[in-house]
Molecule: SAM riboswitch aptamer (S box leader)
RNA sequence: ACCUUAUCAAGAGCGGCGGAGGAACUGGUCCUGUGAAGCCCGGCAACCUGAUGGUAACAGCGCUUAUCUGUGCUUUAUCAGAAAAGGUGCCAAAUCCUGCGGAUUUAUCCGAGAGAUGAGGA
Numbered sequence: 001a002c003c004u005u006a007u008c009a010a011g012a013g014c015g016g017c018g019g020a021g022g023a024a025c026u027g028g029u030c031c032u033g034u035g036a037a038g039c040c041c042g043g044c045a046a047c048c049u050g051a052u053g054g055u056a057a058c059a060g061c062g063c064u065u066a067u068c069u070g071u072g073c074u075u076u077a078u079c080a081g082a083a084a085a086g087g088u089g090c091c092a093a094a095u096c097c098u099g100c101g102g103a104u105u106u107a108u109c110c111g112a113g114a115g116a117u118g119a120g121g122a
Base pairs, nucleotide, nucleotide: 002121003120004119005118006117007116008115013041015040016039017038021031022030023029025099027097028096042091043090044089047087048086052080053079054078055077056076057075059074060073061072062071063070095114100111101110102109103108104107
């Protein structure tokens, strides 16, 4: 770099170093010496993870029963779940808006694309 999939209107510093850029790209519109990027610290969140609990289902094993059945454990799926530890991520503005297509009340809405992040794959 590529493929699949989920999410993207919530949330997060009055700190230290640093010094002029930054918001992916286009066009806008903004942020920034009242200090940008970057680094450190701090924080947010809950994608992976997660003790435990609920529900459901097939099967297996066990117990119960004359039978129907009931019930325990294992397995799978799903929901809830402490944010403590670990892997990431994130901390102006909706992914800041926009780019392509559609609808209509002409200003909005919907979808796609692009992008970002996680998990899995090759």